RNA sequence: CGCAGAGUAGAGCAGCUUGGUAGCUCGUCGGGUUCAUACCCCGGAGGUCGCCGGUUCAAAUCCGGCCUCUGCAA
Numbered sequence: 001c002g003c004a005g006a007g008u009a010g011a012g013c014a015g016c017u018u019g020g021u022a023g024c025u026c027g028u029c030g031g032g033u034u035c036a037u038a039c040c041c042c043g044g045a046g047g048u049c050g051c052c053g054g055u056u057c058a059a060a061u062c063c064g065g066c067c068u069c070u071g072c073a074a
Stems, first nucleotide, its partner, number of pairs: 002072006010026004020057001028044005050066005
């Protein structure tokens, strides 16, 4: 250098096919419950969707380039 996969909240992931309000579980914070803790119940915060550009009324999603990680081949 070639091919494939991955990058989305603190962690693990879905959503991409078919563009149209960014979600799930755990964690975290507050409250309830308890003598207390855990479990359980209710609510909240937390995201420039790897980066730049393009297409579009509208892009996590489509297109181009780049970066990082993993695997295969050489």
Background
Model confidence (mean pLDDT): 83 of 100. Transfer RNA from Paenarthrobacter sp. YJN-5, 74 nucleotides, folded computationally. Its Rfam family is "tRNA". Rfam links the family to the GO term triplet codon-amino acid adaptor activity. It is annotated as a transfer RNA. Lineage of the source: Bacteria > Bacillati > Actinomycetes > Micrococcaceae > Paenarthrobacter.